[in-house]
Molecule: small-subunit ribosomal RNA
Organism: Picea glauca
RNA sequence: AGAGUUUGAUCCUGGCUCAGGAUGAAAGCUAGUGGCAUGCUUAACACAUGCAAGUCGGACGGGAAGUGGUGUUUCCAAUGGUGGAUGGGUGAGAAACACGUAAGAACCUACCCUUGGGAGGGGAACAAUAGCUGGAAAUGGUUGUUAAUACCCCAUAGGUUGAGGAGAAAAAGGAGGAAUCCUCCCAAGGAGGGGCUCGCGUAUGAUUAGUUAGUUGGUGAGGCAAUGGCUUACCAAGGCGACGAUCAGUAGUUGGUCCGAGAGGAUGAUCAGCCACACUGGGACUGAGACAUGGCCCAGACUCCUACGGGAGGCAGCAGUGGGGAAUUUUCCACAAUGGGCGAAAGCCUGACGGAGCAAUGUCGCGUGAAGGCAGAAGGCCCAUGGGUCAUGAACUUCUUUUCUCGGAGAAGAAACAAUGACGGUAUCUGAGUAAUAAGCAUCGACUAAAUCUGUUCCAGCAGUCGCGGUAAAACAGAGGAUGCAAGCAUUCCAGAAUGAUUGGGCAUAAAGCGUUUGUAGGUGGCUUUUCAAGUCCAUCGUCAAAUCCCAGGGCUCAACCCUAGAUAGGUGGUGGAAACUAACAAGAUGGAGUACGGUAGGGGCAGAGGGAAUUUUCAGUGGAGCGGUGAAAUGUGUUGAGAUCGGAAAGAACACCAACGGUAAAAGCACUCUGUUGGGCCGACACUGACACUGAGAGAUGAAAUCUAGGGGAGAAAAUGGGAUUAGAUACCCUAGUAGUCCUAGCCGUAAAUGAUGGAUACUAAGUGUUGUGCGUAUCGACCCAUGCAGUGUUGUAGCUAACGCGUUAAGUAUCAUGCCUGGGCAGUACGUUCGCAAGAAUGAAACUCAAAGGAAUUGACGAGGGCCCACACAAGCGGUGGAGCAUGUGGUUCAAUUUGAUGCAAAGCGAAGAACCUUACCAGGGCUUGACAUGCCGUGAAUCCUCCCGAAAGAGAGGAGUUCCUUCGGGAACGUGGACACAGGUGGUGCAUGGCUGUCGUCAGCUCAUGCCGUAAGGUGAUGGGUUAAGUCCCGCAAUGAGUGCAACCCUCGUGUUUAGUUGCCAGCAUUAAGUUUGGAACCCUGAACAGACUGCCGGUGAUAAGCCGGAGGAAGGUGAGGAUGAUGUCAAGUCAUCAUGCCCCUUACGCCCUGGGUGACACACGUGCUACAAUGACCGGGACAAAGGGUCAUGACCCCGCGAGGGCAAGCUAAUCUCAAAAACCUGGAUCAGUUUGGAUUGCAGGCUGCAACUCACCUGCAUGAAGCCGGAAUCGCUAGUAAUCUCCGGUCAGCCAUAUGUCAGUGAAUCCGUUCCCGGUCCUUGUACACACUGCCCGUCACACUAUGGGAGCUGGCCAUGCCCCAAGUCGUUACCUUAACCACAAGGAGGGGGAUGCUAAAGGCUGGGUUAGUGACCAGAGUGAAGUCGUAACAAGGUAGCCAUACUGGAAGGUGCAGUUG
Repeated sequence: AGAGUUUGAUCCUGGCUCAGGAUGAAAGCUAGUGGCAUGCUUAACACAUGCAAGUCGGACGGGAAGUGGUGUUUCCAAUGGUGGAUGGGUGAGAAACACGUAAGAACCUACCCUUGGGAGGGGAACAAUAGCUGGAAAUGGUUGUUAAUACCCCAUAGGUUGAGGAGAAAAAGGAGGAAUCCUCCCAAGGAGGGGCUCGCGUAUGAUUAGUUAGUUGGUGAGGCAAUGGCUUACCAAGGCGACGAUCAGUAGUUGGUCCGAGAGGAUGAUCAGCCACACUGGGACUGAGACAUGGCCCAGACUCCUACGGGAGGCAGCAGUGGGGAAUUUUCCACAAUGGGCGAAAGCCUGACGGAGCAAUGUCGCGUGAAGGCAGAAGGCCCAUGGGUCAUGAACUUCUUUUCUCGGAGAAGAAACAAUGACGGUAUCUGAGUAAUAAGCAUCGACUAAAUCUGUUCCAGCAGUCGCGGUAAAACAGAGGAUGCAAGCAUUCCAGAAUGAUUGGGCAUAAAGCGUUUGUAGGUGGCUUUUCAAGUCCAUCGUCAAAUCCCAGGGCUCAACCCUAGAUAGGUGGUGGAAACUAACAAGAUGGAGUACGGUAGGGGCAGAGGGAAUUUUCAGUGGAGCGGUGAAAUGUGUUGAGAUCGGAAAGAACACCAACGGUAAAAGCACUCUGUUGGGCCGACACUGACACUGAGAGAUGAAAUCUAGGGGAGAAAAUGGGAUUAGAUACCCUAGUAGUCCUAGCCGUAAAUGAUGGAUACUAAGUGUUGUGCGUAUCGACCCAUGCAGUGUUGUAGCUAACGCGUUAAGUAUCAUGCCUGGGCAGUACGUUCGCAAGAAUGAAACUCAAAGGAAUUGACGAGGGCCCACACAAGCGGUGGAGCAUGUGGUUCAAUUUGAUGCAAAGCGAAGAACCUUACCAGGGCUUGACAUGCCGUGAAUCCUCCCGAAAGAGAGGAGUUCCUUCGGGAACGUGGACACAGGUGGUGCAUGGCUGUCGUCAGCUCAUGCCGUAAGGUGAUGGGUUAAGUCCCGCAAUGAGUGCAACCCUCGUGUUUAGUUGCCAGCAUUAAGUUUGGAACCCUGAACAGACUGCCGGUGAUAAGCCGGAGGAAGGUGAGGAUGAUGUCAAGUCAUCAUGCCCCUUACGCCCUGGGUGACACACGUGCUACAAUGACCGGGACAAAGGGUCAUGACCCCGCGAGGGCAAGCUAAUCUCAAAAACCUGGAUCAGUUUGGAUUGCAGGCUGCAACUCACCUGCAUGAAGCCGGAAUCGCUAGUAAUCUCCGGUCAGCCAUAUGUCAGUGAAUCCGUUCCCGGUCCUUGUACACACUGCCCGUCACACUAUGGGAGCUGGCCAUGCCCCAAGUCGUUACCUUAACCACAAGGAGGGGGAUGCUAAAGGCUGGGUUAGUGACCAGAGUGAAGUCGUAACAAGGUAGCCAUACUGGAAGGUGCAGUUG
């Protein structure tokens, strides 16, 4: 310090997630030891049991124990004193003077300290105790006796009267032989403690905006330790609040703790300070101190005891129990230390504290051995089978003993003369002994260090995010290995995030400028000078407890831990100083701002008057058939006279041209002309005021269109609506009608894509060029021109800024001021609440839940019912077909025991198959085999081989016979057959989505890339775009590009011309010869083979930029690639093929292997593809006679001759082929028939034959005779072809015994038509544009409906909590009243009085009851919308001109997306 995740890729915005640290932690696995810490975060839930606050006999009367007695000693209930207000626990309540910090005045203070003084005299009781007595108990009642440091009185100070400011009272003794000590009382002071007041700070909500009645203040009185509405009577009407009152919900607070670079955020366990509380609520008493609780009273809930009459209790003390919970310990030891209470003291008490126990809860240490040791052992895992790795790791050798076990010694903590140690025989030291007692956990796809095998196969499972898993998973599970940490390891919670930004963010398009303006509070504010000192700055003093943090030193062996000392920064208060800046006071100036003056432009506003064009209606004329409307139509209208045309009249609304990128207004907005009235601006000059300014929360005003209310008006156009079309439908687009509204007046509404998607003000920062208004200079007779200033309004552009696009003196640049707004997407601008509104609705404005993205700009592609250029049998122009018929063939479907299988748009379907009767064959039925039909290795045996018989459908089995190989070192070996056991063979079984290879397709289209350079943050661009040209990224020119590669072209083959050469089997001009180039001969010709030549826009003319090229011409066999073939770039389609072959993995192994027979692949209602033959006269048939090219042939081709109507048969020559042969070409010509289902067509069927073959039924081909179906040119649609092409006509080959071939691959013969052209259809190249697509339009995507689940809102209501108010009722208690009862001290002494107690009563008052209210939570039939959910329904609204451009506001309307009207916007 960053990283992952939106995309095909990029940059940005923006959220989500991770790496770090931490914890009072919990659960999982594991576990050797020690030190130091920590340990109910939940139910302030309920508590059994024990302990946690007593002490003093030196205050006091008395009792008891003990002793033989005296004396002494010890203990004790009660009275009395003091302490139980500390300590310890908890965090419920409390948003407050509760806490923190800094101050203050009107106070109190036991014990302690200091100072001054005092303690004389008397009196009356009450407990205990004793007797009687009630009660179960708790606990009383009554009578009698009695002491004190308990209680009371007097004295002392002083009192009374009067005047002056104020004005009060006491005590007690005890121990001691004594000195003396302790105690008590009064007064003053101190220390420490406490009460009170106050400035500042202290969390959330405005969907809580008004609140308050003792409330705010005053006077009197009361009360208190003290101030005070603290209380009360009266008077006044105040007090608080946008600087957030009140209300609601939440919360102990601080020092600190954790994180962070810091600012800051989070937190408030342990330790320390303060506060509050003690079962819940109320109350006082005592006391120095409490409203106390290990004290009291009352009420309530709960628990317990009871003799039913009554009583008792309060662990949020220490242990402990139950409960709750993910979760938190022993019913331990000791007062030895520290501290506390009482005591004169000894001492007693102390669950405070000191310790131990339990828990890896945390943290800090130590250890589990060290050195050597390769045969690289066994074993595991992996493997390419060679080996690698675990691994020097183990074994083995030597060494050590921290730890462990046993033994010995043994502290400090103790302060005190001595004695006194819970911890503890602990820490520590020392001796002996054996490597002996001691390693796990998580992870290994990326982030993130670390990889393989096996199993599983969208299953089981994982996951912090992205995401893994659908048969080869580095992501699941296991294994071995590796990495990390280590007595622990990994998971969960909180903080960082510049992700709320003071430091330190933003707002044109990503979320974000209020529609605009005026202006209040507030904030900010120009120049000069004086004063002041609030802010500011400096110095100094006080304080911010200790602990913690930091730092230095020291102590435990180190560390953690502990001790001692020190310190910064910062906060706050006091004092002194400085005076630049800000504020304040005062004075002044004129530059900001304004006023007056002189000009000036303008659709600025309001009111009134006037005008013409057009439209519609109406009246009259002319006229006579349609008009109107559309893509095309129809509805509509018209002979009752439309439309057209002419004239007259009426009405309402809007104002052509001028007109502009122009003007004006705050914005919305504003346009015929004139008049009136009125606001603002600009320019000039510089007279006046003298900072009067800027912004602006609330607030006011204004605010298009649509809507609403009332009254008018209503020509045109027009939501809704009717009708007609379109359509699958058409609640739309189009047409015809048409109402509200649009207009006016008066109101309401308050919103728009109210936009420059850019708030206002001020200053500064290059230029160029338009335009509006108005000055000035120059010039002129004047108007221009030119130069220059201010105020607007456009455009280009530098610096700079920006994610980019872009902005750029009219900033989105550089700065300042105040204001509004944003903080992931959806839910949602929704719900609830509130305000406004007549309503529609507007304003304000969430959450639950859900997702990992949503988004901006730009890039490359792809796509578009976008544009431009261009190409192609793409269309057009033609010729011939398919689709209709019959048949052939392939496919689908169906059927079947099987109909084996693959191929499925183009790019499957006469395709794999260049040939299924058996075989093939992979399928089915049946019969058989199991080391196998085939390969290698081992053992045994026999040569191999051939013939005959027999069972069987065959495979196969049995019997008989013939035969006896080759080599040899004589051991044996080789080949072949056969038997046996095991390794193995075998598989046309699966996966073409694991693969290689091969192939198809776009496409023989002209593209696809790279190096260097340059541009861009980057993806990427440039090059390759542009101007021409080409079949071509072909070439030329230009250019931030310069070059290169692969494709194109050429090189290769065939055909077309010629030359040379060679002439056999080919050829024959001349010469001979024959039946015949048969033969001699010839080498001229044809032909064949080989090698060359030839064509290159080379030449000429035109055109073009003088280029590339194009057009025309000459010559030439051939002319602009001469024709055809082969040749197929980078890539696309998970295209096809595991059934050509090869191959990974999986599967079968007496079978999914192998052999055999028979069957099937040939089925048949039907659908599709490809063909053949036809439908006829350009023909069919009969007859006749010419001309090819290419190719095949020895298990072959087969002549001549003979037989047969024929297929064919017989005999048989030749040929291993330019020799022989297949072999006959057909179109062509002649003849008769005559337009018909025919002398067309040949399907189908019968009979008779032929050939091949082991075999022809399923299931071949051919022949003859007979039969003679459909079909008379084919709907929608669709295919091929541009010249020796289409069409037409035969020939041949391969495969092959034969053939289902009408297929397929060649060959030659005859031989056309048309191309104006690129508007349109399909496909494609290039450029450009839009995009919400990138699996790329077969894309993306919206809404209703149906189903499931989830959370939410409304809801007749129902239930509970809380709060405040009113009324009723009043417990305990304080205070007051009363004189009913009672009364020791004092007065009086007679009654009685003062004073006290009880009772009664008044105010107050908790709990309770009642009524209405507010608020909150739960629940609720039903209703509503929302979200989520691999393959539901209906449409197709949006993204491309998305097929009607989209969107915003508003209104109406429709199953739904949506449609339409009106105004606005360009995104």